[in-house]
Context: one part of a larger RNA
RNA sequence: UUGAACGCUUGCGGUAUGCUUAACACAUGCAAGUCGAACGGUAACAUAGAAGCUUGCUUCUGAUGACGAGUGGCGGACGGGGGAGUAAUGCGUAGGAAUCUGCCUAGUAGUGGGGGACAACUUGGGGAAACUCAAGCUAAUACCGCAUACGCCCUACGGGGGAAAGCGGGGGAUCUUCGGACCUCGCGCUAUUAGAUGAGCCUGCGUGAGAUUAGCUAGUUGGUGAGGUAAAAGCUCACCAAGGCUGCGAUCCAUAGCUGGUCUGAGAGGAUGAUCAGCCACACUGGCACUGAGACACGGGCCAGACUCCUACGGGAGGCAGCAGUGAGGAAUAUUGCGCAAUGGGCGAAAGCCUGACGCAGCUACGCCGCGUGAAGGAUGACACCCCUAUGGGGCGUAAACUUCUUUUAUGAGAGAAGAAAACCUGACUCGGUCAGGCAUGACGGUAUCUCACGAAUAAGCACCGGCUAACUCCGUGCCAGCAGCCGCGGUAAUACGGAGGGUGCAAGCGUUGUCC
Numbered sequence: 001u002u003g004a005a006c007g008c009u010u011g012c013g014g015u016a017u018g019c020u021u022a023a024c025a026c027a028u029g030c031a032a033g034u035c036g037a038a039c040g041g042u043a044a045c046a047u048a049g050a051a052g053c054u055u056g057c058u059u060c061u062g063a064u065g066a067c068g069a070g071u072g073g074c075g076g077a078c079g080g081g082g083g084a085g086u087a088a089u090g091c092g093u094a095g096g097a098a099u100c101u102g103c104c105u106a107g108u109a110g111u112g113g114g115g116g117a118c119a120a121c122u123u124g125g126g127g128a129a130a131c132u133c134a135a136g137c138u139a140a141u142a143c144c145g146c147a148u149a150c151g152c153c154c155u156a157c158g159g160g161g162g163a164a165a166g167c168g169g170g171g172g173a174u175c176u177u178c179g180g181a182c183c184u185c186g187c188g189c190u191a192u193u194a195g196a197u198g199a200g201c202c203u204g205c206g207u208g209a210g211a212u213u214a215g216c217u218a219g220u221u222g223g224u225g226a227g228g229u230a231a232a233a234g235c236u237c238a239c240c241a242a243g244g245c246u247g248c249g250a251u252c253c254a255u256a257g258c259u260g261g262u263c264u265g266a267g268a269g270g271a272u273g274a275u276c277a278g279c280c281a282c283a284c285u286g287g288c289a290c291u292g293a294g295a296c297a298c299g300g301g302c303c304a305g306a307c308u309c310c311u312a313c314g315g316g317a318g319g320c321a322g323c324a325g326u327g328a329g330g331a332a333u334a335u336u337g338c339g340c341a342a343u344g345g346g347c348g349a350a351a352g353c354c355u356g357a358c359g360c361a362g363c364u365a366c367g368c369c370g371c372g373u374g375a376a377g378g379a380u381g382a383c384a385c386c387c388c389u390a391u392g393g394g395g396c397g398u399a400a401a402c403u404u405c406u407u408u409u410a411u412g413a414g415a416g417a418a419g420a421a422a423a424c425c426u427g428a429c430u431c432g433g434u435c436a437g438g439c440a441u442g443a444c445g446g447u448a449u450c451u452c453a454c455g456a457a458u459a460a461g462c463a464c465c466g467g468c469u470a471a472c473u474c475c476g477u478g479c480c481a482g483c484a485g486c487c488g489c490g491g492u493a494a495u496a497c498g499g500a501g502g503g504u505g506c507a508a509g510c511g512u513u514g515u516c517c
Stems, first nucleotide, its partner, number of pairs: 002514001004513005011371005018363001019329001024327003028324003033074003038071002041067002045065003048061006081282001083280001090207007099199002104195008112146001114144002121136006152161003166187006174181002210252001215245003220242008257279004261272004284305005307318004335361001337360003343357001344355004374405004386395003411453005419444001424438006461506005466487003472501005482489002
């Protein structure tokens, strides 16, 4: 010094911390959804209308608000977790060139015309279940051609190739199959350029220990060609050459996430890497790819393995190192809480929905900080208990009693926040925006805080007293019982053991143990 533990003790508040062990196994709930302003639709709820009657029910109409399941888009690569592996495919720092980048910003050019499907649904079949097969119908911002091509890509420089999708609000004339076309605004879509952000790759230097590890290496080292990647490269392959690393420690073995930092120290340095922040790697164990701008993907997929569960024995389901919680391990570490009010994130035009991120509350003296347990006076230094005594007395001790005050805190009563103005609506303007006005929204919480009442009233322990080291006597014990960090105490007068009185040191803590400087 501490993420501490143990023993004794414990009044309050603020603030921060809290499985260091088994990356052991997990019951249960929640932790990633959202969009109907992309689409076909209508299972549930509500509204409206209609019909029927049994008069408060049933049926019908997607007509409206909405919306289960489904197609489609975006997001599930962020956020959250623990540190197993990794001594360098890592991290830190300084550089580099051969790259990609959804959403966002700025610019340029477009957004024409067609087609065929597949879910949902219906029908039929299989299965215990998980689920699945076949036939038929259908929409789209799903899918595929055609046209066009300023940028763009390929090129042998002749040329060749390649795109798109619509949706919503408003609307004067015209047209209309009465749906709309058309115009306009907004959001989208396509191509491309630049930026921003994020990411991939390469290089120098630095990065703990062992020589009781001295040689290591065959895609190994380099070249040519080919493949491959977003991209350089033995990254991969064929052929050729025989190289490459190493006593400035290769290889091997054990240990370990790295850093900003943290602790200590005058510094140099040493130790360390909890909480917070950056990077890395991991997600039951091992492997693999798919989708995608981005993953070889914690709450996606496939295969194998171990384990657990269901089964009609044919076959299936699962992965808390998310938040709580359980068992186990351990000296040891918390609630199966509240809320999206704030901040942030995803989706959405928005309203909004989701968010165990987060904000709060609960538990814990685990740490730090603050406050209190009263203050002033009061001596014939009272009577008494207790202790000592040389029996005269001394100590406890201004301590108490008593007098006069105060009321923090606790208790009771009353008042009572800030955190919340954005969003939304209305209006103005220099109109994708800004400004003004207005309405609503608080988990914490009737909390913090303030006021009043009450009465010293509700609140002190722990360790030590031989020397180091502040603090001494009596009794008991008798090398016993015991103490002890070191020296050492104890065998009959123990300031060292045990008790008592007294004292010393810290104080809501005190001591012991572990640990580092």
The part of an RNA shown here (small-subunit ribosomal RNA, 5' domain) has 517 nucleotides and comes from an uncultured prokaryote. The coordinates come from a structure-prediction model, not an experiment, and the mean pLDDT is 87. RNAcentral holds the full RNA, with entries from ENA. It matches the Rfam family "Bacterial small subunit ribosomal RNA".